[in-house]
RNA sequence: AGAGUUUGAUCCUGGCUCAGGAUGAACGCCGGCGGCGUGCCUAACACAUGCAAGUCGAGCGGGAAGAAAGAGAGGAAGUUUUCGGAUGGAAUCUUUUUCGGACAGCGGCGGACGGGUGAGUAACGCGUAGGCAACCUGCCCUUUGCACGGGGAUAGCCUCGGGAAACCGGGAUUAAAACCUGAUAAUACGAAGAGACCACAUGGUUUUUUCGUCAAAGAUUUAUCGGCAGAGGAUGGGCCUGCGUCUGAUUAGCUGGUUGGUAGGGUAACGGCCUACCAAGGCGACGAUCAGUAGCCGACCUGAGAGGGUAAACGGCCACAUUGGAACUGAGACACGGUCCAAACUCCUACGGGAGGCAGCAGUGGGGAAUAUUGCACAAUGGGCGAAAGCCUGAUGCAGCAACGCCGCGUGAGCGAAGAAGGCCUUUGGGUCGUAAAGCUCUGUCGACAGGGAAGAAACAAAUGACGGUACCUGUUGAGAAAGCCCCGGCUAACUACGUGCCAGCAGCCGCGGUAAUACGUAGGGGGCGAGCGCUAUCCGGAAUUAUUGGGCGUAAAGAGUGCGUAGGUGGCUUCAUAAGCGGGAGGUGAAAGGCUAAGGCUCAACCAUAGUGAGCCUUCCGAACUGUGAGGCUUGAGUGCGGGAGAGGAAAGCGGAAUUCCUGGUGUAGCGGUGAAAUGCGCAGAUAUCAGGAGGAACACCGGUGGCGAAGGCGGCUUUCUGGACCGUAACUGACACUGAGGCACGAAAGCGUGGGGAGCAAACAGGAUUAGAUACCCUGGUAGUCCACGCCGUAAACGAUGAGCACUAGGUGUCGGGAUCGCAAGAUUUCGGUGCCGAAGUUAACGCAAUAAGUGCUCCGCCUGGGGAGUACGCACGCAAGUGUGAAACUCAAAGGAAUUGACGGGGACCCGCACAAGCAGCGGAGCAUGUGGUUUAAUUCGAAGCAACGCGAAGAACCUUACCAGGGCUUGACAUCCCUCUGACAGGCGAGUAACGUCGCCCUCCCUUCGGGGCGGAGGAGACAGGUGGUGCAUGGUUGUCGUCAGCUCGUGUCGUGAGAUGUUGGGUUAAGUCCCGCAACGAGCGCAACCCUUGUCAUUAGUUGCCAGCAUUUAAGGUGGGCACUCUAGUGAGACUGCCGGGGAUAACUCGGAGGAAGGUGGGGAUGACGUCAAAUCAUCAUGCCCCUUAUGUUCUGGGCUACACACGUGCUACAAUGGCCGGUACAAAGAGAAGCAAGACUGCGAAGUGGAGCAAAUCUGGUAAAACCGGUCUCAGUUCGGAUUGCAGGCUGAAACCCGCCUGCAUGAAGUUGGAGUUGCUAGUAAUCGUGAAUCAGCAUGUCACGGUGAAUGCGUUCCCGGGUCUUGUACACACCGCCCGUC
Repeated sequence: AGAGUUUGAUCCUGGCUCAGGAUGAACGCCGGCGGCGUGCCUAACACAUGCAAGUCGAGCGGGAAGAAAGAGAGGAAGUUUUCGGAUGGAAUCUUUUUCGGACAGCGGCGGACGGGUGAGUAACGCGUAGGCAACCUGCCCUUUGCACGGGGAUAGCCUCGGGAAACCGGGAUUAAAACCUGAUAAUACGAAGAGACCACAUGGUUUUUUCGUCAAAGAUUUAUCGGCAGAGGAUGGGCCUGCGUCUGAUUAGCUGGUUGGUAGGGUAACGGCCUACCAAGGCGACGAUCAGUAGCCGACCUGAGAGGGUAAACGGCCACAUUGGAACUGAGACACGGUCCAAACUCCUACGGGAGGCAGCAGUGGGGAAUAUUGCACAAUGGGCGAAAGCCUGAUGCAGCAACGCCGCGUGAGCGAAGAAGGCCUUUGGGUCGUAAAGCUCUGUCGACAGGGAAGAAACAAAUGACGGUACCUGUUGAGAAAGCCCCGGCUAACUACGUGCCAGCAGCCGCGGUAAUACGUAGGGGGCGAGCGCUAUCCGGAAUUAUUGGGCGUAAAGAGUGCGUAGGUGGCUUCAUAAGCGGGAGGUGAAAGGCUAAGGCUCAACCAUAGUGAGCCUUCCGAACUGUGAGGCUUGAGUGCGGGAGAGGAAAGCGGAAUUCCUGGUGUAGCGGUGAAAUGCGCAGAUAUCAGGAGGAACACCGGUGGCGAAGGCGGCUUUCUGGACCGUAACUGACACUGAGGCACGAAAGCGUGGGGAGCAAACAGGAUUAGAUACCCUGGUAGUCCACGCCGUAAACGAUGAGCACUAGGUGUCGGGAUCGCAAGAUUUCGGUGCCGAAGUUAACGCAAUAAGUGCUCCGCCUGGGGAGUACGCACGCAAGUGUGAAACUCAAAGGAAUUGACGGGGACCCGCACAAGCAGCGGAGCAUGUGGUUUAAUUCGAAGCAACGCGAAGAACCUUACCAGGGCUUGACAUCCCUCUGACAGGCGAGUAACGUCGCCCUCCCUUCGGGGCGGAGGAGACAGGUGGUGCAUGGUUGUCGUCAGCUCGUGUCGUGAGAUGUUGGGUUAAGUCCCGCAACGAGCGCAACCCUUGUCAUUAGUUGCCAGCAUUUAAGGUGGGCACUCUAGUGAGACUGCCGGGGAUAACUCGGAGGAAGGUGGGGAUGACGUCAAAUCAUCAUGCCCCUUAUGUUCUGGGCUACACACGUGCUACAAUGGCCGGUACAAAGAGAAGCAAGACUGCGAAGUGGAGCAAAUCUGGUAAAACCGGUCUCAGUUCGGAUUGCAGGCUGAAACCCGCCUGCAUGAAGUUGGAGUUGCUAGUAAUCGUGAAUCAGCAUGUCACGGUGAAUGCGUUCCCGGGUCUUGUACACACCGCCCGUC
C1' cells in the first nucleotide's frame, strides 16, 4: 500500500466482498510449564447457610465464670497409734475483701467511610473553566479564653402481669462525661447610633458607644487524655454560572407557580423553594415541547490524521439498595447490612399476630452461547474505636478454579547415506517423505527425588509471615512424561493420486461438482501459525462509500417549473477609532493511573517503578495587516431623472375577410363517400356536384425567418384605450441603497373539477364496419363529454438547454435582431452596447461533448444526491369538492443495477455491388410402375454409422457362403495373430481316408538346413505366466482426414501515428475490376496468407521423329494401305511460337480502366481442370488408420454351421421406364472418342430362335480382341386407341457364374399384358458445344447396376433488367443482442 466481482473486451460511476488490528467473549478440535492480569455483558430475577461494623470499663450503675487472700463450716488421703484416738488439714460449702471481666443496659465515637450495582437520569447529571460580597464543615492543626454552684429523673436490676412468639405494660429502686437549671462571659449572636476605607448590583471590611441573649465534664496508675466558648487553617461538602454533551420535525408550538415583582415563611445558604397579593409574562426552526435510547468522564479499541466506535477491569463524579413514599437522629443521611407507612413476594404462627430484604464475600436455584472457592490471614497496606495493649475489618493481602488475555520457556542438540524399511507418485528410468529415522556421542531448560533457603518486617529492645518450606541455589537421576490446529482454484503462501459423478458435498466474494474435480471426501506431499489453531459475533480500518481535512449534480443517483421576497449568509473604494475575532509573550489549570520518550527493577519479556512531555479552558500584557463594530468621506456596484427607437409582453372593447358546417331557394341525376382492398354511412322522400341568400361558432393562410417579446408557463388578423419590462444615448441626482435566499407569497401548459353560458369544426367514452387466430387497437363511418367564454378550484409535465442565481476573468472566425459613434455622395466599411445562432483554440470531461450564452478559471448564496428492486408504495400529517398533490419509510430480496465509448452480430434501417438468386426460357421432380436409400414397424437378428442446406443410388468401386461387425446353436481358452522363458521333438506343410451339420478330432503316406560337431537357424508339440485380442464405450478427451460457408474476396502483421483504454488508422474515400484487381487521394509506410500468374488439358501454327499410325504422287494387287515405296497430309508425343489491352479511335482525370475497331486460329482471366486464406459449425468419423482414459478376459476374445443385413400396413428422398406420331415396329445405310485385356480379352468357323455352347487364330496391345456405336439418314407400316403406346406382374421352358442361386443372382425364349393419356400445393437443374437427347467404356467384380466415374455424337431456347425471394461482399445507422434475433425480454394463467 491494495485486491476480487457488472463487459466479448474497455474506461467510468457504483455497491458487495476480502487481506489488518481489537474483545470481560462464546463454540469446535487439541492441550506441557511458569509469570502477570482478567472472569454473570443475560433476570436491578428469587435467595438456604455462614461471615461482611464495631469499639471504648481510662464515662456510668450492675455483674457470671475464674483467680488470690482472710474468716467460718467441713473433715479426705497420708503419718502416727496404746487402735480408744491423736495429728493432719485436702476436696467441698458459706461469707468478706481484692482482682477479674463474660454478658446485657445507660453514655461516647463510628454504623453518611470502606464494599456492590448501573435500574433510573438527556439533567448544571457529567466534563471543563469560573463564582459565592449567599454557605456549612465532626475528628485534625495553630491560637485566645473558661470550667463556679444546684437539681430531678431514667434504662439496667428486682417484682407483678399479658402474649405461642416478637415483644409489651404496671410497680419499686439506682448511676453518669445522660438530662435540666442558676451564675459568669467574649473579637459569638441580635438591636440601635456615629466615623473611616473599599467594591462587583444587592453590598463588604473596620473603629467605636449603649442595650439584650447563650457555656462547660470529668477520668486516672498523676505521664496525660478529655470538656466549653471564640478566631484562623486544613480537609470534605452545598449552591450558582459560561461552554460542551445521542436520535427523531411522519413530535411545531409549549407553559399556571408558569415568567417577573412586593411582603412573609423556610433553609447552613441564594432562589417560586413555599404562601398571599400584583403584573402578563417566559421558552421555541440557533429546534422549545414530545417520543425513543443512554449513567458521565479520565480513558480503551481503531485510524497517517481528522474522525468513528466503546464505557469490562483501574481511577474521579453521579444515582440506586425488593418497589413507592416519608421524615428522625446527626458535623454529615432523607441512610445497602437504621426507623416509620404502603405494596408485592417469602418464611414462622397457638390464626390473635409477627419476621425478612446478598446490586457486600463465598454459595444456591433460575435465565443464558457464557463467567470461578460456601478457601487462608489480618503478616503487610488501609479503615473504625480505644490513652494503650488490643479488638473488629469477605476492605485488603494471598491461595484455589478457567489457555479467558498478554508475555516467557520447553517438547532436545551434534554427527549420521545402505539415501534402509515403509508410504505416496511415476514417463517404470526414477522421484519424494529425507539426515528425517535407526545408530553413535552429548546436554539437562523441564520432570522426579534430596539438601540448603529468602526479601517482603516498618515500629520499640523483644515478639510477629497467611502466602510457604513458596521463589531461588546446589546435587543425583532420566531423552525420558510434553504437538496440535487450519489451509493448499483466484484474491492468498502452499499439488498430486484415488473415490464420487449437478449426487454427496464446499462456499468470505467470484464460484466449484453433470466420468480424467489442484475447489467435494480420503491419502501422500506442501504452506501458515504454534500450546494453541480455526469458526461465530461485535467495533474501527481499508471506505475519498457522508468527502472539515477529502466527493458530487448535461447523459451514471442528484438543479426546486418560474419569479418576488423575510430571517440568515456574503458584500465596493477610502480616513480615523476600537480590539470581539486574529497573531505573539507570561501565568493558572489540565488529579492519579494510562499513552509517548529516556534511563531503571524482576535472569528476559509481559509486568512494575522514576523523570520529562499536552489539546482545551481561564487570567494578564503587547500588536493592528485582515474580518467585525463605531464615526466620516467617495462614485466605479445599484437606483433615479432626461432624450430616443424596437417588440406575437399583458388586460379590455370593437371590427374584418377566407374556409368548414347547417338552413332556405334554383339548376341537375344516380350515385356519393371511404380504403391497401372494402364495408358500415348518406342518396330517387332527389344526395354528391353547382349557383344565390342567410345563420352560427371557432381559428387567424400568405408575410414568417435556429426573427421578436416575456421570469417561466407561454404569446401571431386589424384598430383603440389602459399597462409591465428590457435596450441605446446622456451623466443632472442619491451615495453601497447590493447578491443570494430556508420558511412565506405569487404565477404556473395540457388534462380534470364546480356554477352559468356557448357549441361550427375536431374529438376521449360509446356504436357500427373492416383487419385479425382473436383485435376491447392501429384503418373507416358516426358520435358525447371536452375543446370556446365568465368566475372559482387543481398545481402537476421529457414544466428540458434533462445544465439554479449573481459577479469577474480567459484566442478567434462567421451569420442575424435592436440602438449608437466615426468615415463615405451612396453602396457600404470600421467600431461600440445589448440579445440570439453556428464553428472552433487553450482549458475541461469517464467519454460523448462544452467552449465568452462554458460543462473553462475563481468568489458568494440556495436546492439536491449517496447501490438495484421493494417505491415515489405503506402509514401519519397538511392541502384539495373530487381526481389527487406535497412530505415520505421499513421488512424482504439481489451482486449487481447503471453511464459513455469499442469490436462484432442482427434489423420486416439506408446506400452500392455480385451469384441460374429472381426474372426470361428449356427440361424435369411432385401423380403411375419398378429400382435404390432412409424413417417407421416387425423380428431371435433384421449389425453399425450418416440427420436442414452440408443425412437419405451416403460409408458400400458391387451382403447367396465369405464379406459380417448381428441372431440361434456347437466348439477352443496363452488363445486365430506378436514377443520372451523351460522341456520334448525333426519336422511343419501337403496328399489320402474315417468321422462331424461344420470347425475341432483320428488314422495312413510323404518329410528340414548349416556346422569348427560344442551347437545354431527354422519349425512343431506340451507347460508356466507376463501378455495377446476386442468393429466394446467416449468424435463432448484426441491426432489425422473430410464436409460447409466459398473459389466468397477477404483475413492479418511490423513500424509509425491517434485514443486514458478496448481499439482505430493502414483495409476508409473518388473511380475501376471477376478479384483488398489496379489507379488517384490520404498519417501512414511497408509486408504476409488469400486473388491473379506459374501446373495439366483443349483450340492455331512451326519444328523434331515416322511404327503398330497415314497414303498426295509413283508402282503392284486377290481390291484389304494388302505389298513396294514415301513421311507431304491426318495422327501420335516431345520441343517451341502465339495474346500483351500490343495497335487505332471514343469515353475517363492526361490515370487505372472501359466501349468500338483492325489484324488474328483465338481478344480482353480464350474454354475446362487442379489449386480452398484467417476462421465458423464442441459439424462428421474411436467402424479406414492411430490414440488417452474406462470396460470384458473359459469372454464383449476366437472358430464353425445355419439364419439375418433382401422382412412390409405405411411415409419420404434419389433415379429408371413410360404415358406415345418430333413416335412405335420392320428393312437398308453412315460417322466416334475414351478406356480395358493373361486365373484375361477372345476373332474366323460350327450348333442353338436366343441367352449361350464347342473350339481356339491373334494379342501383355497406335499391331490382336471385345467392337456392329446409337440417335441421325433412306424406304415401308401403324393413324390417336389404354393402341403395333407402355411394359409391371405372373406361368412355363432354358442359359451362365459359382462347393452351393430355396430364403436371395444375372440373362434368354414363349405366353401373360397391371398402373399410366403429361401429373395439386410446391419444388430442382441449366447461360453454349451448355441444357436436352443418343449411345460407348471403365472401376468394383466368380456372378450381379436403372448407381458411380469417364467418353464422344446430335445439339437448342432465353437473359428486358435488379423492384422482389434466397445467399454473399463493402460502407453507414440503431441496438437493452455477445450462447450474438433460433438473441433478449414483458404480461397473463
This is a predicted structure of a 1389-nucleotide RNA (small-subunit ribosomal RNA) from an uncultured Clostridiaceae bacterium.
The prediction has a mean pLDDT of 83.
The sequence is in RNAcentral, with records from Greengenes.